[in-house]
Context: one part of a larger RNA
RNA sequence: GCCUGCGAGUUGCUCCUGUGUUGCAAGGUUAAGUCUAUCAGGACGAAGCCGAAGCGAAAGCGAGUCCGAAUAGGGCGUAGAGUAAUGCGGGGCAGACCCGAAACCGAGUGAUCUAUCCAUGGCCAGGAUGAAGGAGCGGUAACACGCUCUGGAGGUCCGAACCGGGGAACGUUGAAAAGUUCUCGGAUGAGCUGUGGAUAGGGGUGAAAGGCCAAUCAAACUCGGCGAUAUCUGGUUCUCUCCGAAAUAUCUUUCGGGAUAGCCUCUGAGAAAAUGUCGUGGGGGUAGAGCACUGAAUGGGUAAGGGCGCUUACAAGCGUACCGAUCCCAACCAAACUCCGAAUACCAUUGACAUGUUCGAAGGGAGUCAGGCAGUGGGGGAUAAGCUUCACUGCCGAGAGGGAAACAACCCAGAUCGCCAGCUAAGGUCCCUAAGUAUGGGUUAAGUGAUAAAGGAUGUGGCAUUGCACAGACAGCUAGGAGGUUGGCUUAGAAGCAGCCACCCUUUAAAGAGUGCGUAAUAGCCCACUAGUCAAGCGAUACCGCGCCGAUAAUCGCCGGGACUAAUAAACCCAUCACCGAAGCUGCGAACUCGUUCCGAUUCGUCGGAACGUUUGGUAGGAGAGCGUUCCAUUAACCGACGAAGGUAGUCUGUGAGGGCUACUGGAGGAGAUGGAAGUGAGAAUGCAGGC
Numbered sequence: 001g002c003c004u005g006c007g008a009g010u011u012g013c014u015c016c017u018g019u020g021u022u023g024c025a026a027g028g029u030u031a032a033g034u035c036u037a038u039c040a041g042g043a044c045g046a047a048g049c050c051g052a053a054g055c056g057a058a059a060g061c062g063a064g065u066c067c068g069a070a071u072a073g074g075g076c077g078u079a080g081a082g083u084a085a086u087g088c089g090g091g092g093c094a095g096a097c098c099c100g101a102a103a104c105c106g107a108g109u110g111a112u113c114u115a116u117c118c119a120u121g122g123c124c125a126g127g128a129u130g131a132a133g134g135a136g137c138g139g140u141a142a143c144a145c146g147c148u149c150u151g152g153a154g155g156u157c158c159g160a161a162c163c164g165g166g167g168a169a170c171g172u173u174g175a176a177a178a179g180u181u182c183u184c185g186g187a188u189g190a191g192c193u194g195u196g197g198a199u200a201g202g203g204g205u206g207a208a209a210g211g212c213c214a215a216u217c218a219a220a221c222u223c224g225g226c227g228a229u230a231u232c233u234g235g236u237u238c239u240c241u242c243c244g245a246a247a248u249a250u251c252u253u254u255c256g257g258g259a260u261a262g263c264c265u266c267u268g269a270g271a272a273a274a275u276g277u278c279g280u281g282g283g284g285g286u287a288g289a290g291c292a293c294u295g296a297a298u299g300g301g302u303a304a305g306g307g308c309g310c311u312u313a314c315a316a317g318c319g320u321a322c323c324g325a326u327c328c329c330a331a332c333c334a335a336a337c338u339c340c341g342a343a344u345a346c347c348a349u350u351g352a353c354a355u356g357u358u359c360g361a362a363g364g365g366a367g368u369c370a371g372g373c374a375g376u377g378g379g380g381g382a383u384a385a386g387c388u389u390c391a392c393u394g395c396c397g398a399g400a401g402g403g404a405a406a407c408a409a410c411c412c413a414g415a416u417c418g419c420c421a422g423c424u425a426a427g428g429u430c431c432c433u434a435a436g437u438a439u440g441g442g443u444u445a446a447g448u449g450a451u452a453a454a455g456g457a458u459g460u461g462g463c464a465u466u467g468c469a470c471a472g473a474c475a476g477c478u479a480g481g482a483g484g485u486u487g488g489c490u491u492a493g494a495a496g497c498a499g500c501c502a503c504c505c506u507u508u509a510a511a512g513a514g515u516g517c518g519u520a521a522u523a524g525c526c527c528a529c530u531a532g533u534c535a536a537g538c539g540a541u542a543c544c545g546c547g548c549c550g551a552u553a554a555u556c557g558c559c560g561g562g563a564c565u566a567a568u569a570a571a572c573c574c575a576u577c578a579c580c581g582a583a584g585c586u587g588c589g590a591a592c593u594c595g596u597u598c599c600g601a602u603u604c605g606u607c608g609g610a611a612c613g614u615u616u617g618g619u620a621g622g623a624g625a626g627c628g629u630u631c632c633a634u635u636a637a638c639c640g641a642c643g644a645a646g647g648u649a650g651u652c653u654g655u656g657a658g659g660g661c662u663a664c665u666g667g668a669g670g671a672g673a674u675g676g677a678a679g680u681g682a683g684a685a686u687g688c689a690g691g692c
Stems, first nucleotide, its partner, number of pairs: 001692006011094003015091010027050003033044004054061002064076004097235002100232001104225006115199009124189001126158003129154001133150006162186003166183005201217001203213003238626006248261005262368002264365004270359003274355005279349004288340001289338002294334002298330004305323002307320004371396010401412003416590004421586003427580003430562003436577001438576006449564001455549002459546004464541005476533005482506003487501003512527001516525002591616001594613008627681001629678007638670002646665008
């Protein structure tokens, strides 16, 4: 991992509550217990309980009572039938749907591992060093001291056994639940070790690491309390039908939990209303706008007041390209400004139309309290975020189908079932790929289409204004482009052309005291300007359409792909007609929900049938109806060795859970109907057991 089996809302309660059924009913009912021929039995048994009256703290009074001085007022009552049994829904108390802690407490068991200690034994090859002391000799006044020999100390040195475990590799489903190999430390010591013994769980022992106390240690192990508790995680087993949420508010030692409300479902007295559009009647202070208030704020004018300078004994005075309240003019800004003020939205409606249901006292059962994305209006952030927080709407959540290549949320559209029928939506119609190589007009040349800005440009199409032009424009070509003069200044120089000032006059068809290149400065080459030649259009400006550059990232990597454009596309814009295209709509058939009408039956509760209309996506969840399994009771006769149950295969049938039949296998029990009772349905729980 697979297969088979087991595996989770149960049981008790003379507790509460709702609902169904049955009995009796102003009453209902027995409990323990007793009796009894058969008994899932029956008969007794009135103690008790609930109800029939309440109010008050109570005395107490009583359809009233309490507060009160009150015959004011007000509170709670009076004017609705209960009770017993039983089924079901929910709650309470119990382990209370199942499995799961880390822990806590009690009583015991452990020191054969290991820590320390006690008693008694054992072990440490070999080599090296050479302390004290001693002896001899030297030496001293005597010591001291020196030399040689002797001696054999030491948590001394090297190094086996032994003890250890510093480094590396290997090993890591190992040879091994801690090892192997190489290397390394100690090796007469605080050494190592055998045997016996001591210390025990909030306790021991510890040269101290929270280490060790039997592969277990920040409190061992075993059993018990124990099914501890778990606002947490996981799991929770057959079918069909009807409806169908929430991710919000308030409070919460509350924020991944709860309570109440909201939203869902079921029952339902009762009511006739409900929704949409239009009309009518309302309130508002948002968008916008405005500056009348509150503030902010720019320029100009006016001007109180001030600064600075001059003047001055003081007082005053004069000047000012300084600042400047106020007022005036002009132009603005505001969520917490408003002289104004929409669209929507909201409320009401005795009006009209449309739809055909809607509201609902009271009550049973829930789930939900992590929401998400998109559009719009705001706040936060950076007018960032698949960001965050509100509001309104939609969708996903709980929604399948078609489109967007793929893609919860975008666009279209809400799937009861069947059909080898039709029409459409979004989106498409060259091929992949269903449908136009459709029609008419235009644009684009960039593969733009098939990512992007400021900005840039004789791209190209359109539209408009304006200038020049056959008295010859624009472009080209030929020629001229001069003189005073090298203007003055400056400067080493400054001659049109470093810089400063000025920018005149003359000859002319025209020619600047010079537009650019150039020189050290001149020179030289151009230009403006003019003539000739040529011959018909040439410039400037503004706006609009489509394109170009701007454009650098790691895969062809920004058309889904192939591919597509110059006589006009398979790109873009405008227009037109066809077609394709979904679980939408229609057609035909079928089922179901609800409603209306009719028919039949009826125990008067309902049940069955027909027609017409209508409904039928669905998570949490509510409601309804069923299938199957085991056992029991009842039944009138049922099946079975001529083969039961079970198994394998096939076939028929029901909306489904399922149910028949046939063959083979199997070898002894098993159905049907009506009821009852449950150890009643398996794929998941790192589920449990077994097999492979």

A computed fold for a 692-nucleotide part of an RNA from a Fidelibacterota bacterium, annotated as large-subunit ribosomal RNA, domain II. The organism belongs to Fidelibacterota, within Bacteria.